SAM riboswitch aptamer (S box leader) from Pedobacter sp. Leaf41, 106 nucleotides, folded computationally. It matches the Rfam family "SAM riboswitch aptamer (S box leader)". Rfam links the family to the GO term regulation of gene expression.
């Protein structure tokens, strides 16, 4: 990197360095950013996938391995359904694709 499974609800930031980008990717929209983006480090926190304990499950607790700590997987570029209506647009809902995280696997 690929594949499988589960989740994609909620939650949780300060400081130092840094110095212009960032919100995964391409395009558009929208948003954040010199009242300091990305990134690195320190400390703190959130969660509970693996893990440990309660003999096992359920469940509870802990926090060792990961992960995460603007808003939102932000929306559209896919499909279906419904409503409105000027009939090709707007709004709402659901699925798919893609992505993220964990566990496993070739």
């Nucleotide at each position: 990197c690929g594949c499988u499974u589960a989740u994609u609800a909620a939650g949780a930031a300060a400081g130092a360095c840094g110095g212009a980008g960032g919100g995964a990717u391409u395009a558009g929209a929208c948003c954040c950013a010199a009242c300091g983006a990305a990134g690195u480090c320190u400390u703190a926190g959130c969660a509970a996938c693996c893990u440990g304990u309660g003999a096992c499950c359920a469940c509870a607790c802990a926090a060792g391995g990961u992960g995460c700590u603007a808003c939102a997987u932000u929306c559209u570029a896919u499909c279906c359904c419904g409503a409105u209506u000027u009939u090709a647009a707007u709004c709402g809902g659901g699925g798919g694709c893609a992505g993220a995280u964990a566990a496993g696997u070739u």